[in-house]
Context: one part of a larger RNA
RNA sequence: CGCAGGAUAUUUGAGGAGAGCUGUCCUUAGUACGAGAGGACCGGGACGGACGGACCUCUGGUGUGUCAGUUGUUCCGCCAGGAGCAGUGCUGAGUAGCUAUGUUCGGAAAGGAUAACCGCUGAAAGCAUCUAAGUGGGAAGCCAACUCCAAGAUUAGAUAUCCCAGUCGAUGGAAACAUCGGCUCUAAAGGCCACCCGAAGACUACGGGUUUGAUAGGCGGGAAGUGUAAGCUCCGUAAGGAGUUCAGCUCACCCGUACUAAUAGGCCGUGCGG
Numbered sequence: 001c002g003c004a005g006g007a008u009a010u011u012u013g014a015g016g017a018g019a020g021c022u023g024u025c026c027u028u029a030g031u032a033c034g035a036g037a038g039g040a041c042c043g044g045g046a047c048g049g050a051c052g053g054a055c056c057u058c059u060g061g062u063g064u065g066u067c068a069g070u071u072g073u074u075c076c077g078c079c080a081g082g083a084g085c086a087g088u089g090c091u092g093a094g095u096a097g098c099u100a101u102g103u104u105c106g107g108a109a110a111g112g113a114u115a116a117c118c119g120c121u122g123a124a125a126g127c128a129u130c131u132a133a134g135u136g137g138g139a140a141g142c143c144a145a146c147u148c149c150a151a152g153a154u155u156a157g158a159u160a161u162c163c164c165a166g167u168c169g170a171u172g173g174a175a176a177c178a179u180c181g182g183c184u185c186u187a188a189a190g191g192c193c194a195c196c197c198g199a200a201g202a203c204u205a206c207g208g209g210u211u212u213g214a215u216a217g218g219c220g221g222g223a224a225g226u227g228u229a230a231g232c233u234c235c236g237u238a239a240g241g242a243g244u245u246c247a248g249c250u251c252a253c254c255c256g257u258a259c260u261a262a263u264a265g266g267c268c269g270u271g272c273g274g
Stems, first nucleotide, its partner, number of pairs: 001152001005163007015149004021049007033038001051106005059100004066093005071086006111143002117137004165184008190268004194210005215261003218257005224250003231244005
């Protein structure tokens, strides 16, 4: 821009893409078959491998603004307690998120038309013949089926809902009203910008929120992590230990709470054709 008014949702599916793998064991059954050795079709069940999707409950990894321990050094006047730097100084743990080696799911079943091939009926050709007329069966393959995208599918689809005027004149008319023209006034539904944000994201887009508010921060509580803070008291000459104390501290998680910030606002968007 188009989809003959403008919107917001929900959809149909022309078409396209993806997926499509396979093993072992048990049973049927030591049956059919076979002199024996050996050893099935068909059917039923279990467990795997590789591959793929989703996810983080579990098992782990990571987790540079979490907690603790600790070395050297500088500084906070000193002690104590801390802060900076040294690859996050090093070390031990670790929430959320992200993850695989973790968890879970998938390939299917059933259908249609067929290939090679196997048939039925059957003449040409008194027989025979799956074929010439006619009519069945038959593949991991084909078409559907399963998952995803999808109306720019210009053949531009469907459904539901929402939205916007007064007046004057002319024509038609019994009127209601319809059509055409003029004037004036308006700015709807909805969207965008802006702002607070996000398991969304390179930008954009997408999603949530903007005081009629829990969107983010803060604060309160909780979960979870670390592992028993500082200060004080006691014991010990001291290093140190014990008590107060499962303490103290705590990022991303959960619930709540308007304290802070989402202010003030701006723009786009109309009445086609018949």
This is a predicted structure of a 274-nucleotide part of an RNA (large-subunit ribosomal RNA, domain VI) from a Nitrospiria bacterium. The full RNA is in RNAcentral, with records from ENA. Lineage of the source: Bacteria > Pseudomonadati > Nitrospirota > Nitrospiria.